[in-house]
Bacterial RNase P class A from Ottowia flava, 363 nucleotides, folded computationally. Rfam family: Bacterial RNase P class A. Rfam classes the family as a ribozyme. Rfam links the family to the GO terms dimeric ribonuclease P complex, tRNA processing and ribonuclease P activity. The coordinates come from a structure-prediction model, not an experiment, and the mean pLDDT is 78. The sequence is in RNAcentral, with records from ENA and Rfam. RNAcentral records the identical sequence in 2 taxa.
RNA sequence: GAAGCCUGCCAGACCGCCGCUGGUGCAAGUCUCGAAAGAGCGCACUGGAGGAACGUCCGGACUGCACAGGACAGCGUAGGAGCUAACGGCUCUCCACCGUGAGGUGAGGAUCAGAGCAACAGAGACGAGUCACCGUGGGUGCCGCACCGGAGGCGAAAGCCGAAGGUACGAGCAUCCAAGGUGGGUGAAACGGGCAAUCUCUACGCGCAGCAACACCAAGUAGGCCAGUAUUGAGGUGGUUCCGCUGAGCUGGCGGGUAGGUGGCACCGAGCCGGGUGGGCGACCCCCGGCCCAGAUUGAUGGCGGUCACGCGGCCGGGCAACCGGGCGCGCACAGAAUCCGGCGUAUCGGCAGACUUCACAC
Numbered sequence: 001g002a003a004g005c006c007u008g009c010c011a012g013a014c015c016g017c018c019g020c021u022g023g024u025g026c027a028a029g030u031c032u033c034g035a036a037a038g039a040g041c042g043c044a045c046u047g048g049a050g051g052a053a054c055g056u057c058c059g060g061a062c063u064g065c066a067c068a069g070g071a072c073a074g075c076g077u078a079g080g081a082g083c084u085a086a087c088g089g090c091u092c093u094c095c096a097c098c099g100u101g102a103g104g105u106g107a108g109g110a111u112c113a114g115a116g117c118a119a120c121a122g123a124g125a126c127g128a129g130u131c132a133c134c135g136u137g138g139g140u141g142c143c144g145c146a147c148c149g150g151a152g153g154c155g156a157a158a159g160c161c162g163a164a165g166g167u168a169c170g171a172g173c174a175u176c177c178a179a180g181g182u183g184g185g186u187g188a189a190a191c192g193g194g195c196a197a198u199c200u201c202u203a204c205g206c207g208c209a210g211c212a213a214c215a216c217c218a219a220g221u222a223g224g225c226c227a228g229u230a231u232u233g234a235g236g237u238g239g240u241u242c243c244g245c246u247g248a249g250c251u252g253g254c255g256g257g258u259a260g261g262u263g264g265c266a267c268c269g270a271g272c273c274g275g276g277u278g279g280g281c282g283a284c285c286c287c288c289g290g291c292c293c294a295g296a297u298u299g300a301u302g303g304c305g306g307u308c309a310c311g312c313g314g315c316c317g318g319g320c321a322a323c324c325g326g327g328c329g330c331g332c333a334c335a336g337a338a339u340c341c342g343g344c345g346u347a348u349c350g351g352c353a354g355a356c357u358u359c360a361c362a363c
Stems, first nucleotide, its partner, number of pairs: 001359004006354005012308007020048007029041001031040003050334001054345002057343005062210004074206005079093005094108001095106004109201002114199002116195002131183004136178007143170002146167003152161003214263004220258001224254006235246005269292001271291006278285002310331004315326004
């Protein structure tokens, strides 16, 4: 110098003007909205997105319901040791694989409980004993030979020839069965293994639901309950104080629920920042000091202008060149809280720092 690998960090800065929103203090009214509950209106000071606020995958806090204890079912996790509130996260380490290496990846318990599975090739693939060859024994068929048999033929006769069929035999041939021996080939694997990322077994963990949880305040309408009153006519209604019409309600109270509102909810905490010749290889823990750090509910965190920074591309000037100076244009990512927290995963223009590796060159 080039190419890598791991870890950590930044995510434009400042000024002016105009807004939005939380908190605190002061101040206001016979104030505004609303039936109420409750909310709002002024001024000053002050806080106001992220490393992922995202996906909602995992774990917890919190809340309600359920719950004597245990087991089954279901779901999840899986080398060992540790960290942690907890975890499927993280750390260290063993083993396996990948990489020259720094390093990376791992769904790494059990196949002496049981089941299931294996493309192609091969005779045969998870059930078993199996392809070829060689003996041995047996069956069947053919062939050979011997005997029996005797259709039929020849002949004048004696006699001769002789088919089918049957029986026995065989160092013959073929085939089948049984047991044995030998042999090569296929394939990842051929009665010996593999796969548990198939069921299963073992160990451990898990009650169910989620802030639209949940708690409180609380209309209108409908329905419920209680009391009074009412067919001996309440109440409503039309008209000339009385007469018609109608006909089972009416009045008051109580309680539950809904709309709406408030809390939960912006947090003294698994909190943030800094320090430690504190502990631990490390994740992490301990001690000291300081700080209080977004919070809406149509949903704030923004808009405009200027200066500077950063990246890219032209232009002009200087220079042999690397490059330097000036000015112009464009760009400046991914993405935005919604009960909170710890992780994981994913997205991300560009930049910075540190440790380490390999190669090349120079000394």